[in-house]
RNA sequence: AUAGUAGGGUGGCUUGUCGCUUGAGAUAGAGGAAAGUCCGGGCAACGCAGAGCACCAUACUUCUUAACGGGAAGUAGGCCGUGAGGUUUAAGUAACGUAACAGAAAAUAACCGCCCAAUAGGGUAAGGGUGAAAAGGCGAGGUAAGAGCUCACCGCCAUAGUGGUAACAUUUAUGGGCAGUACGUCUUAUGGGUUGAAAGACCAAGUAUACCAACGUUUGAAGGUUGCUCGCCUGAUGUUGGAGGGUAGGUCGAUUGAAAUAAUGGGUAACUAUUAUUCUAGAUAAAUGACAAGCAUUGCUUAUUGCAAUACAAAACCCGGCUUAUAGCCCUACUAUUUUU
RNA sequence: GGGGCACUAGCUCAUCUGGUAGAGCGUAACGUUCGCAAUGUUAAGGUAAGGGGUUCGAGUCCCCUGUGCUCCA
Numbered sequence: 001a002u003a004g005u006a007g008g009g010u011g012g013c014u015u016g017u018c019g020c021u022u023g024a025g026a027u028a029g030a031g032g033a034a035a036g037u038c039c040g041g042g043c044a045a046c047g048c049a050g051a052g053c054a055c056c057a058u059a060c061u062u063c064u065u066a067a068c069g070g071g072a073a074g075u076a077g078g079c080c081g082u083g084a085g086g087u088u089u090a091a092g093u094a095a096c097g098u099a100a101c102a103g104a105a106a107a108u109a110a111c112c113g114c115c116c117a118a119u120a121g122g123g124u125a126a127g128g129g130u131g132a133a134a135a136g137g138c139g140a141g142g143u144a145a146g147a148g149c150u151c152a153c154c155g156c157c158a159u160a161g162u163g164g165u166a167a168c169a170u171u172u173a174u175g176g177g178c179a180g181u182a183c184g185u186c187u188u189a190u191g192g193g194u195u196g197a198a199a200g201a202c203c204a205a206g207u208a209u210a211c212c213a214a215c216g217u218u219u220g221a222a223g224g225u226u227g228c229u230c231g232c233c234u235g236a237u238g239u240u241g242g243a244g245g246g247u248a249g250g251u252c253g254a255u256u257g258a259a260a261u262a263a264u265g266g267g268u269a270a271c272u273a274u275u276a277u278u279c280u281a282g283a284u285a286a287a288u289g290a291c292a293a294g295c296a297u298u299g300c301u302u303a304u305u306g307c308a309a310u311a312c313a314a315a316a317c318c319c320g321g322c323u324u325a326u327a328g329c330c331c332u333a334c335u336a337u338u339u340u341u
Numbered sequence: 342g343g344g345g346c347a348c349u350a351g352c353u354c355a356u357c358u359g360g361u362a363g364a365g366c367g368u369a370a371c372g373u374u375c376g377c378a379a380u381g382u383u384a385a386g387g388u389a390a391g392g393g394g395u396u397c398g399a400g401u402c403c404c405c406u407g408u409g410c411u412c413c414a
Stems, first nucleotide, its partner, number of pairs: 001337010012295007020029002031312001035323002038321005043196004050230004055192005060074005075090006091187002095185005111128002113124004136154002139151003155178001156176005161170003200252004211242005222234003259278008296310005342413007351366004360397001368384005390406005
């Protein structure tokens, strides 16, 4: 220099006029994702949270946190890349099920082949081909032929030691001839009561305590926002259904919070402690806009200048994450190739 | 604001526990007819909404995205 890998930041700026929301006023007035609603929590109500059975979620290890299925740092295996790196999988296997086509056979392996026998039958996993997957590999001994049948080396498994908080590692020792694979059901462990701001609290206004049907009034109808059962509670001007009548306004919840920014300290990191400073949208059919001027960036150009463009997208109870969308610019660390010193 | 379901040929729909994607209508060609319709024979037409993962193998199982339908006062 070129090409690339990983991570992070920013998310146009200023002024004037008019207008909108909030607020007594002065002020203040969209985002990194406000989005998807995929997880977790706060908060609220329900029978104040009981028992059992179902159901759902998670699943290598340690840490982190209010919590999590998130995050950080690691462990082991697979795949991609020359490389920096990227990506993905991971509880258990006692029992049961499935493994298309091909192939003799998909798990009590004999079709061809080899050996004994020479009819029947028996032994044999060395060789053959099929397949995603075929019963440890290779050499020697051994044998009728073969075979971990035996032995050396390699691989595998178990126990102990060592290192590590742990997953795990081990060219440390000893022992074992050596065990199918994948998926599902299932099992184990941990967690989850249910419903979501249309939760819920209050104020005001209005109406039909009427009509019809069923059931019931202590021998209990029915209901109680939990999938079922039990338990518990309420229960008589009752409950359910039908057909109707009325209303469809307001306040709170609701913006000071696991808050933000900065410095210092701890930790590899996620994260966290202390101190200082700050207050930073709160609407309810829903404000955050319009116009003008200048600057910035990018593209084209006749290079003085002129024209055009400036991403993704917009709060709705609030937080922590994840995922997805995103123009241009900037920063940090690293890799490969070539050249120069 | 909060839930659920679907997406397969031009249209309407199958494909149950993963193993070569099919039917009806429609379209095209040929036969039949003097000609048309009906009918018979044959054929074409599919990245299973898009992308990724698990697996030997994915329409089917899991995740993300898009579009459409629907429920809750």